Source information: A computed fold for an 87-nucleotide RNA from Fictibacillus aquaticus, annotated as c-di-GMP-I riboswitch aptamer. Rfam family: c-di-GMP-I riboswitch aptamer. Gene Ontology term of the family: cyclic-di-GMP binding.

[in-house]
RNA sequence: AAGACAUAAAGGCAAAGCUGUUGAAAAGCAGCGGCGCAAAGCUACAGGGGCUAAGGCGGACAACCGCUAUGCCAGCCAGUUGCCGGA
Numbered sequence: 001a002a003g004a005c006a007u008a009a010a011g012g013c014a015a016a017g018c019u020g021u022u023g024a025a026a027a028g029c030a031g032c033g034g035c036g037c038a039a040a041g042c043u044a045c046a047g048g049g050g051c052u053a054a055g056g057c058g059g060a061c062a063a064c065c066g067c068u069a070u071g072c073c074a075g076c077c078a079g080u081u082g083c084c085g086g087a
Base pairs, nucleotide, nucleotide: 005085012037013036017032018031019030020029021028022027035075041080042079043078047077048076049073050072051071055068056067057066058065059064
């Protein structure tokens, strides 16, 4: 220096749920909360995958149904950067 990583130390993040708020929705933000996480840091135009369907298109007498991302998810895989120091 690199890889890998602990019943260590210093810390970090924050699931579900509830309240408020933005949004058509998915979902985001804030507070409480704590399921868990060695990247649960960052990246959605490196890539894959997933969610929603306002608008648009088509079907239906209507109600409604189907397709579609420019919307969203990084705590799905992934890319990329990184703390400590035993074996």